[in-house]
RNA sequence: GCGCUGGUAGCUCAGCGGACAGAGCGCCUGCCUCCGGAGCAGGAAGUCGCGGGUUCGAUCCCCGCCCGGCGCG
Numbered sequence: 001g002c003g004c005u006g007g008u009a010g011c012u013c014a015g016c017g018g019a020c021a022g023a024g025c026g027c028c029u030g031c032c033u034c035c036g037g038a039g040c041a042g043g044a045a046g047u048c049g050c051g052g053g054u055u056c057g058a059u060c061c062c063c064g065c066c067c068g069g070c071g072c073g
Base pairs, nucleotide, nucleotide: 001072002071003070004069005068006067007066010025011024012023013022018056027043028042029041030040031039049065050064051063052062053061
């Protein structure tokens, strides 16, 4: 340099055109307990890497760029 692939909540990942973007773990609060843990109930947390384009509508499709991984030269 070229090709492929990934970038979504603090972490690990789903979602691959439609109405509020989700799960597990973690975190916070309450219940429970002598205290803690476990368990139960509830809650907070996301510019969906960045900028354009297509579309009535984009996390999802197209283009460019940035970062990581793999391969080739």